[in-house]
RNA sequence: UGGAUAGCACUCCGGAGAAUCUCAGAAAAUGAGUGCCGAAGGGGCAAGGCGCAAAUGCGUUAAUCUCUCAGGCAAAAGGACAGAGUUUAAUUU
Numbered sequence: 001u002g003g004a005u006a007g008c009a010c011u012c013c014g015g016a017g018a019a020u021c022u023c024a025g026a027a028a029a030u031g032a033g034u035g036c037c038g039a040a041g042g043g044g045c046a047a048g049g050c051g052c053a054a055a056u057g058c059g060u061u062a063a064u065c066u067c068u069c070a071g072g073c074a075a076a077a078g079g080a081c082a083g084a085g086u087u088u089a090a091u092u093u
Base pairs, nucleotide, nucleotide: 002093003092004091007088009086010085011084012083014081019034021033022032023031024030035073036072037071041069042067043066044065048061049060050059051058052057
């Protein structure tokens, strides 16, 4: 100097579930009530490993699991995650 790889971020694209429920409101937003959903975010937990300890023990660590706080339950928006592209330290060559 060039390239490769990982991460964050960005763009395009695909993307589920659950009452267009009742009342108020011209309607929507919104408010109250009841019933539901899990794939923004958030909370919780196992074995094994690691650390501490004389030790039955303590600490640490996950998710598409679980809880539904938040969010959502026509469309729109959002949406974990998948694919494609861009960008870029450290490391390596």
Glycine riboswitch aptamer, 93 nucleotides, folded computationally.
The coordinates come from a structure-prediction model, not an experiment, and the mean pLDDT is 76.
Its Rfam family is "Glycine riboswitch aptamer". From the family's description: This family represents the bacterial glycine riboswitch.
The sequence was found by an Rfam model in a public genome assembly.